The RNA shown here (c-di-AMP riboswitch aptamer (ydaO/yuaA leader)) has 146 nucleotides and comes from Patulibacter sp.
The coordinates come from a structure-prediction model, not an experiment, and the mean pLDDT is 78.
Of the family's consensus pairs, 96% are formed in the model.
It was read from a public genome assembly, where an Rfam model found it.
[in-house]
């Protein structure tokens, strides 16, 4: 004194995914905490009028939602599948916004032949994962010390 790996605190990060709200019921160290029922809150989907849309046929092929997570070219593979790129999109650098720079990410799930917007009205979700860096400039606000 460097690196790797675990674990525990802080303090953060991706998400809609949160509540010292109410009620019951356990239990408590009397804070808090677990189920359960509701409610705000946030967050998806379904649902008219107008509107969009709708020539017939045949043959292939369903179609659609959630999320950033799509498209496009090329190589490789028996079919899938894989593997470069590359545009679009999405996140992170410790108040905010905004550029400019750096780093990433671009899965994965569901309905089941069915949905286009969509007001009233209906229905559903309240996960889950990370956590080794500590960039620059304008503006804008907050604190904190004098």
């Nucleotide at each position: 004194c460097g690196g790797u790996c675990u674990c525990c605190c802080g303090a953060g990060c991706c998400g809609a995914g949160u509540c010292g709200c109410c009620g019951g019921a356990c239990g408590u160290c009397c804070g808090u905490g677990u189920c359960c029922g509701g409610g705000a809150a946030c967050g998806g989907g379904g649902g008219a009028a107008c509107c969009a849309g709708u020539c017939a046929g045949c043959a292939c092929c369903g179609g659609g939602g959630c999320u950033c997570a799509u498209c496009c070219a090329c190589c490789u593979c028996c079919c899938g599948g894989g593997g470069u790129g590359g545009a679009g999109g999405c996140g992170c650098g410790a108040u905010c916004u905004u550029u400019c720079c750096g780093c990433g990410c671009u899965c994965g799930c569901c309905c089941g032949u069915c949905a286009g917007c969509u007001a009233a009205c209906c229905c559903c979700g309240u996960a889950g994962g990370c956590c080794g860096a500590c960039g620059a400039a304008a503006g804008a606000g907050a604190g904190c010390c004098g």